[in-house]
RNA sequence: UGACAUCUCGCGGGAGAGACCGGUCCCUUGGGACCUCCCAUCGAGGACCGGCGCCGAAGGAGCAACCGCCCCCGGAAACUCUCAGGCAAAAGGACCGCGAGAAAGAA
Numbered sequence: 001u002g003a004c005a006u007c008u009c010g011c012g013g014g015a016g017a018g019a020c021c022g023g024u025c026c027c028u029u030g031g032g033a034c035c036u037c038c039c040a041u042c043g044a045g046g047a048c049c050g051g052c053g054c055c056g057a058a059g060g061a062g063c064a065a066c067c068g069c070c071c072c073c074g075g076a077a078a079c080u081c082u083c084a085g086g087c088a089a090a091a092g093g094a095c096c097g098c099g100a101g102a103a104a105g106a107a
Base pairs, nucleotide, nucleotide: 001107006102007101008100009099010098011097012096013095018052020051021050022049023048024047025046026045027043029040030039031038032037053087054086055085059083060081061080062079066075067074068073
C1' cells in the first nucleotide's frame, strides 16, 4: 500500500397472501328522553375479542439429500414448518447494488 470475507450506517431496488366475517367500545352528525342515557348515522375509520381462509422474505424451529473422509455428532439455505409475523396504501421486509466507516488483516 492494503485483497477476500464480516459488521454498522446512508442512499436506491425489493415478493407473496381476505381493504374477509361476527361482536364490543371509541371518533362524526342528527333525533329523543323518564337525563349516571337511548336510537339512528358518517368512514374501505380506529382499538380489542372471536371465527374461517391464506402467505413466507424480520425473527424462530427442522434436516432426506449435501458438507465436516464414514457412523455418532455437528453445520447452512431462498428448502420444510408456520411458533412469531404478515394478507389496500403506508410501515416493515430476507436479499441485491453503490458509498462511507469499524474491526481484523492475506499478500

Annotation:
A computed fold for a 107-nucleotide RNA from Azospirillum sp. B4, annotated as Glycine riboswitch aptamer. The organism belongs to Azospirillum, within Bacteria. Of the family's consensus pairs, 86% are formed in the model. Its mean pLDDT, the model's own confidence on a scale to 100, is 75.